[in-house]
Molecule: small-subunit ribosomal RNA
Organism: uncultured organism
């Protein structure tokens, strides 16, 4: 793109314009009109007019048949429906078929037409005339109907059928074709054929009525019913019947769901499903119901009648306003409603229907066509080849390439569909006409049958066939995170958006949007809605209820359900066979027809159901009869807080009286309120009153549960044991029902000691309507009644049976045993614990089941809303029982696991607290940070774990910031192309400089002499550059928990699993260190050790270091020495090795010896698995993004040094353990040639001058300081303290203004030991004292090191902080900085209530009441029949 076959108002049974959808018969009848053969007249001889037989055509009417079928719709209907199977002995049936009989003879009207009247119309009234297959008597007549009688036979609701006798009653119509003889009024009679008519019997098909079974929801509908239920008699009907009526009786239905309410046409079937089921009832077929709404009958075989009638109503239309007309839920079509559903088509050619003798007519039934991808099915949109060029182009890229992709192009073909042209069906056979044959007949008419021929097609020039031309005209939609098949790039940046569920999107999105690519389906593809499935998630098949939702609080018991052993009968259930039915279509199978298929045809199977007959009898039921084991009765015993009533005790509390006695008592964490000098508390005696019953007392007893506790008596229920006498299934459960039912509460009356809601006071507290205390009323107690709930729990309904054990305990019994303490064995019943199998999601349960089975009841079906609302019911009330929905959520929940957490527990560590010492927080100042300011005050670090941190050193530089001035292949790097030249370097000018302009000097290497190379200037290109962003894209490095003792693995074992075990436990350690035990056995990363420094000794080696003895000197200075110190190499030493105790005989611990050192000697290095999206893109590296005459780069100046403030970290102090002056002693570790710089000179000093020595155990920095000795100061803002400021200088450096350090003189601030709070330190430590180094031109109170002097304290682990192990709880898992509850505020939604307003439905009573039917009347009207000559009367009928 095309075709075939289907299918198309699911909504408003809403309203309808227009056309069509039911007519037909002249062979039933009369009439009218037209026409024709023919005849006549006028005459302008081709016209007009008149008559007109037979015939033809048309029209209304009378009459017949059909309009009850066909077609539509689904409103109503929950049963007068439908389905299925029966009954009709309670029935009807036009047309059709078969059979029998008949069709005689009369009569009276009426429409039409005509005349007259009324009306706008629709229509209607009166008069006159007329026909019939219209109407009415009469005759005949039955096997018809009916009455009475007799007989037979079959049944069965009264009866049906057959035979027979007598009586009564009822029929009819004609039309048409043909015809020889006879008759004739020429019409006919008569004969014959056809169609009709009447009557009867039967059939077929159709219809009515009745019965069994089946067929929606709601009990928040539980009672309904008076023609109601039945009877008798009648009426009515085709027919049974309360269908209707009179009378009589008082019934009938209902928990197996009446009545009421809501919804709904039912079925064959259709969709789904493995099935059982669930949903549905569109097309096709059967039945029903309806036809504008409601009611009614008439006609008829059939209707209470879609295109008929009448009435009422609503609506629409016409009107002359008086009245009328109409009914698309027929086919088209219109409006409306709606998400949504077609042409005002063609044809009667076929099939079917109505009428007709037929031709034929009618037929929106039907056959066709059209429209709609609405559905199903089929076909095509091309096929083959085509890559060493995988073209161009797109996309991606690791830049190599990959992919779209043999796809295209190209070459060779094909010819479906569409287009054009030509040919061209089947569907058609009837009827009819003509011919032949045959039957009927008197007949070669006619008619019937048969045969031949002719005639008939809406679709449609369609299907189909052929030809022409030519790949030409014909592909889209959805998807690509998982489910689920298919991935990349770009854009976007929690935006825009996606989304079926989970969920995507906050700068690298396979999830959004686009693109490329891919997947799926395909003339379709997605979406939405609906149904079933998955869903065993309503569980019949096929679920559950200890803790997930779910056992009624407990019993008694009605209906119901279920029920022991044996026999007989029956055959209802059940099973088997036969048979009828289970419509057709559909499903399934086979075959066949359209080219295939869808579709269609033929046959078969199936239709799991219902009926009937025959048979079987195990099981169930029913009936009969037995039995004893279930159940019960009886007898003898037993235990008990079982229940009820009455009575009686003792202890204690309180109160009252009295005695003794004195200042308190009481109460609490501590207090206070309270009580007490008016005498409390305490104590003694006496009394009152109420309630409860210590000990016994118990995982003991009893009871159905709730529950029951002093003693005695009485009344009373149940259980158990033993006996085995009796009954003979009497049983179990139990919807409704009835009863019992803790505490609190309610009503009435008592009672009231103690206790104690409410209440009061005192405390606590931020508050404290609480916890604590002092008081205290209802109540608690009794009687009578109500309430009826509970974590009424074993969160476990009752009954029966079965299924390994162990151990307690209560009651009774048996055996054994001194005849009885007891022990042991054992039976029954109860009550506990532990556990086997099994069960269970696990926890757990486990003969007291949650095991295995059966029976019965109750209950559950996601969370919230909610046990709420409404309704009903109970209650005095409080409230109980029953018990929803809207809406909302993507969960709620159970058990267990690993963590984390706890103002849980146990054990144990750490300068964690405590015990100490010294600080910080107050002052001044230095430094860092926040904040503020600024052109900029560059950036980062932010609790511990940022803040003297990056920075081990910002005047320029650094420098990243700001202002201004320059520059653009660039300041630096690389490749390539072109071009010029050496490059470098010096000088002059302008300028703040960068830079610019100019100038001077100068060519290098190789060479085959062509050229090439190196370096460099310019230019082009590719690219550079960025302290620009992202540390939440990263690597690396680092911090922290924490030098805490932990973190894991393999194998095995346990568990459904997560996971556990090991790693827990008993000891021990600094340590998961070690030992022991153990379903674990081993192993790894950590711990420890190995490494470095230090402490002792030995050894080796002695220069620059050392100096005991010898010599020497001012001096280890020199000789010498190699002992010592020291230096720096090597080794030894310490291992709980030894002893004692302790422990378990272990590991270890305690003590001791020896030793320089003792239990890791001290210090360092060393940091497990991991945590904090910790820190760093500004050390470095790096993905992505961003900038490219700038966010790059160069330069000058400025800034990072600002200053109301706040914080951190330091320094110096506040002084006498001190300050100042003088003298004097002892280190270690370092550094030094662009350096350290001695000695000497100089300056008050910083410093300067000069410059020895030293590349260093040699020389220098270098003095160590605190200390020690001596002196001064005498408690003060000072001889403390040194800030600040002024002046004068020194040094470094291109340069000290912003902005260096130091020196001298002068100045002399705050500060007199620091609030809350907070830090460090356990020994050579803290504290205190100085020295050195890195960085560095210069700049140190910081940092990193070094040594000197050198303490105090630790009872202990309750508490604070951090940590480890075990255990416990958990609603936490971003893990307590978690989670989470309620009020309030605002907005929105849903639901409930709400004065009132309103709609629908409905009960009862009353009033009015159309049409119509039945009955009665019928004075008005009337042809048929009867009487009568007639008038008239009668019978009968009609209007009313």
């Nucleotide at each position: 793109g095309c075709g075939a076959c289907g299918u198309g108002c699911c909504u408003a049974a809403c309203a309808c314009a227009u056309g069509c959808a039911a007519g037909u018969c002249g062979a039933g009848c009369g009439a009218g009109g037209c026409u024709u053969a023919g005849g006549g007249a006028g005459c302008u001889u081709g016209c007009u007019c008149c008559c007109g037989a037979a015939g033809g055509c048309c029209u209304a009417g009378c009459g017949g048949c059909a309009g009850a079928c066909g077609g539509g719709u689904g409103a109503g209907u929950a049963a007068u429906a439908c389905g299925u199977g029966g009954g009709u002995a309670a029935u009807c049936u036009g047309c059709c078929c078969u059979c029998g009989a008949g069709u005689g003879g009369g009569g009276a009207a009426u429409a039409g037409c005509c005349c007259g009247g009324g009306g706008a119309a629709a229509c209607u009234c009166g008069g006159a005339u007329u026909a019939a297959u219209a109407c009415c008597g009469c005759a005949u007549a039955a096997c018809a109907u009916u009455g009475a009688g007799a007989g037979g036979c079959c049944c069965u609701u009264g009866g049906a059928c057959c035979u027979u006798u007598c009586g009564a009653u009822c029929a009819a119509a004609g039309c048409u074709g043909g015809g020889g003889a006879u008759c004739u009024u020429c019409g006919g009679a008569c004969c014959u054929g056809g169609c009709g008519c009447u009557u009867g019997a039967g059939g077929a098909g159709g219809a009515g009525c009745c019965c069994g079974c089946g067929c929606a929801c709601g009990a928040u509908u539980a009672g309904c019913u008076u023609g109601u239920u039945g009877g008798u008699g009648g009426g009515g009907u085709a027919a049974u019947g309360g269908c209707c009526c009179a009378c009589c009786a008082a019934g009938g239905c209902u928990a197996c769901g009446a009545u009421c309410g809501u919804u709904a046409g039912c079925c064959g079937g259709c969709c789904u499903g493995a099935g059982a089921g669930g949903g549905u009832g569109u097309c096709c077929g059967g039945c029903c119901a309806c036809a504008c709404u409601g009611g009614a009958a008439c006609u008829g075989a059939g209707a209470c009648a879609c295109g008929g009638u009448c009435c009422a109503g609503a609506c629409u239309c016409c009107u002359a306003c008086g009245g009328g007309a109409g009914g698309c839920a027929g086919c088209a079509g219109u409006g409306a409603g709606g998400a949504a559903u077609u042409a005002u088509g063609c044809g009667c050619a076929a099939u079917g229907g109505g009428g007709g003798a037929a031709a034929c007519c009618c037929u929106g039934a039907c056959g066709c066509u059209g429209c709609g991808a609405c559905g199903u099915c089929g076909c095509g949109u091309g096929g083959a080849c085509g890559a060493u060029u995988g073209a161009a182009g797109g996309c991606c890229u690791u830049c190599g390439g990959g992919u779209c992709g043999u796809a295209a192009a190209g070459u060779c073909c094909u010819g479906u569909c569409g287009a054009g042209a030509g040919g061209g069906a089947a569907g058609a056979a009837c009827a009819u006409u003509g011919g032949g044959g045959u039957g009927u007949u008197a007949a070669u008419a006619g008619c019937g049958c048969u045969u031949c021929a002719a005639c008939u097609g809406a679709c449609g020039g369609u299907a189909c066939c052929u030809c022409u031309g030519g790949a030409g005209g014909a592909a889209g939609c959805c998807c690509c995170g998982g489910c689920u098949a298919a991935c990349u790039c770009c854009g976007u940046g929690c935006c825009a958006g996606c989304a079926g569920c989970c969920g995507c999107g906050g700068u690298a999105a396979u999830a959004c949007g686009g693109a490329g690519g891919g997947g799926g389906c395909a003339a379709g593809c997605g979406u939405u809605g609906u149904u079933c499935g998955g869903a065993a998630u309503c569980a019949c098949u096929g679920g559950g209820c200890g803790u997930a939702a779910a056992g009624c609080g407990c019993g008694c018991g009605u209906a119901g359900g279920c029920g022991g052993c044996g026999a007989c009968g029956u055959a209802a259930g059940u099973c088997g066979g036969a048979u009828g039915u289970g419509a057709a279509a559909g499903c399934c199978c086979a075959c066949g027809g359209c080219u295939c298929a869808a579709c269609c045809g033929u046959g078969g199977a199936a239709u799991u159901g219902c009926g009937u007959c025959c048979g079987a009898u195990a099981c169930u039921g029913c009936g009969u009869u037995g039995c004893u084991u279930g159940a019960g009765u009886c007898c003898a015993g037993u235990a008990g807080g079982g229940g009820g009533u009455a009575g009686c005790g003792g202890a204690a509390u309180u109160c009252c009286c009295g005695g003794u006695g004195u200042a308190g008592c009481g109460g609490u964490g501590g207090a206070a309120u309270g009580c007490g000098u008016a005498g409390a508390u305490a104590u003694c005696g006496g009394g009152a009153g109420g309630a409860a019953u210590a000990c016994c007392a118990g995982u003991g007893g009893c009871g159905a549960a709730g529950g029951c506790g002093g003693c005695u008596a009485c009344c009373u229920g149940g259980a158990c044991u033993g006996g085995c006498a009796c009954u003979g299934a009497c049983g179990c459960u139990g919807a409704g029902g009835c009863g019992c039912g803790a505490a609190a509460g309610c009503u009435a009356g008592g009672g009231g000691a103690g206790c104690a809601a409410a209440c009061a006071g005192g405390a606590u507290u931020a508050g404290a309507u609480a916890c604590c205390c002092u008081g205290g009323u209802a109540g608690u107690c009794c009687u009578a009644g109500c309430u009826g709930u509970a974590a009424a729990c074993g969160a476990u309904g009752g009954g029966u049976a079965c299924u390994u054990g162990g151990u307690g305990u209560c009651g009774c019994g048996g055996g054994u045993c001194u005849u009885u303490a007891c022990c042991c064995c054992u039976g029954c019943g109860g009550u506990g614990c532990c556990g086997u199998a099994g069960c269970u999601a696990a926890c757990g349960u486990g003969u007291u089941a949650a095991g295995u089975a059966c029976c019965c009841c109750g209950c559950c079906u996601g969370g919230g809303g909610a046990g709420u609302a409404c309704g009903g019911u109970c209650g005095c009330a409080a409230g109980g029982c029953u018990g929803a929905a809207a809406c909302u959520c993507a969960a709620a929940g159970g058990a267990a696991u690993u963590g984390a957490c706890g103002g849980g527990g146990g054990c144990c560590c750490g300068c964690a607290c405590a015990a100490g010492c010294g600080g910080u927080g107050g002052a001044g100042u230095a430094u860092g940070u926040g904040g503020u300011u600024u052109a900029a005050u560059u950036c980062g670090a932010u609790g511990c774990a940022a803040c003297g941190c990056g920075a081990a050193g910002a005047a320029c530089c650094u420098u990243a910031c700001c202002u201004g001035g320059g520059u653009u292949u660039a300041a630096a790097c690389u490749g390539c192309g072109g071009u010029g030249g050496a490059c470098c370097g010096g000088c002059u000018c302008a300028g703040a400089g960068a830079u610019g302009a100019g100038u001077c000097u100068u060519u290098c290497c190789c060479u085959u002499c062509g050229g090439g190379g190196a370096c460099u200037g310019c230019u082009g290109u590719a690219g550079a550059g960025g302290u620009g962003c992202u540390g939440c894209a990263u690597g690396g490095c680092u911090g922290u928990c924490g030098u805490c003792a932990g973190c894991u693995c393999g194998u095995g074992u346990c568990g459904u699993g997560a996971g556990a075990u090991g790693u827990u436990g008993g000891g021990u350690u600094a340590a998961g260190u070690c030992c022991c035990g153990c379903a674990a056995c081993g192993a790894g990363c950590g711990c420890a050790a190995c490494c470095c420094c230090u402490g002792c000794c030995c050894u080796u080696a002695g220069u620059u270091g050392c100096c005991a003895g010898c010599u020497u000197u001012u001096a280890g200075u020199a000789g010498g020495g190699a002992a010592c110190u020291c230096u720096a190499g090597g080794g030894g030493g310490a291992c709980u090795g030894c002893c004692g105790g302790u422990g378990a005989u272990a590991a270890g611990c305690c003590g001791g010896a020896g030793g320089a050192a003792g239990g890791u000697g001290g210090g360092g290095a060393u940091g497990a698995c991991g945590u904090c999206a910790a820190g760093u893109c500004a050390u470095c590296a790096u993905g992505g993004c961003c900038c490219u005459u700038a966010u790059g780069u160069c330069c000058a100046g400025g800034g990072c040094u600002a200053c109301a403030c706040a914080c951190g970290u330091g320094c110096u102090a506040c002084a006498a353990u001190g300050g100042c002056c003088g003298a004097u002693a002892c280190a270690a570790a370092g550094g030094g040639u662009c350096g350290c710089g001695a000695a000497c000179c100089u300056g008050c000093a910083a410093g300067g001058g000069u410059g020895a020595g030293c590349u260093a155990a040699u020389c220098c920095c270098a003095a160590a300081a605190a200390g020690u000795c001596g002196g001064c100061c005498u408690c003060a803002g000072u001889u403390c303290g040194g800030a600040u400021u002024g002046c004068a200088g020194u040094c470094u450096g291109c340069a000290a203004c912003u902005c260096g350090a130091c020196u001298g003189c002068a100045u002399g601030a705050a500060g007199u030991c620091g609030g809350a709070a907070u830090c460090g330190c356990u020994a050579g430590u803290a504290a205190u004292c100085g020295c050195g180094g890195a960085u560095c031109a210069g700049c140190a109170c910081g940092c990193c090191g070094c040594g000197g002097u050198g303490a105090a304290u630790a009872c202990g682990u309750u508490c604070c902080c951090g940590g480890g192990c075990c255990u416990u709880g958990u609603a936490c898992a971003c893990a307590c900085c978690g989670c989470c509850c309620g009020u309030c505020a605002c907005a929105u939604c849903a639901c409930g209530g709400a004065a009132g307003c309103u709609g629908g439905c409905u009960g009862c009573u009353c009033c009015c009441g159309a049409a119509g039917c039945c009955g009665c009347c019928g004075a008005g009207c009337c042809a048929a029949c009867c009487c009568g000559c007639a008038a008239g009367g009668g019978a009968g009928g009609c209007a009313g």